[in-house]
Molecule: transfer RNA
Organism: Candidatus Peregrinibacteria bacterium
RNA sequence: GCCGCCUUAGCUCAACGGUAGAGCAACACUUUUGUAAAGUGAAGGUUGUCGGUUCAAAUCCGACAGGCGGCU
Repeated sequence: GCCGCCUUAGCUCAACGGUAGAGCAACACUUUUGUAAAGUGAAGGUUGUCGGUUCAAAUCCGACAGGCGGCU
């Protein structure tokens, strides 16, 4: 230099173009003399950034940024 893949909650990951979810962690409560374990609940997101297409974009297209891999 060229090619490909990835970027979504604190972490690991889902999500036919039509209301963004789960597990774990953290928080509150129940249980216990107390802790842990277990159970219940609530909260937590400009879906990497900027544009485009569309009635509607995490999803499709482009550019950029970061990460990983391959080729030279």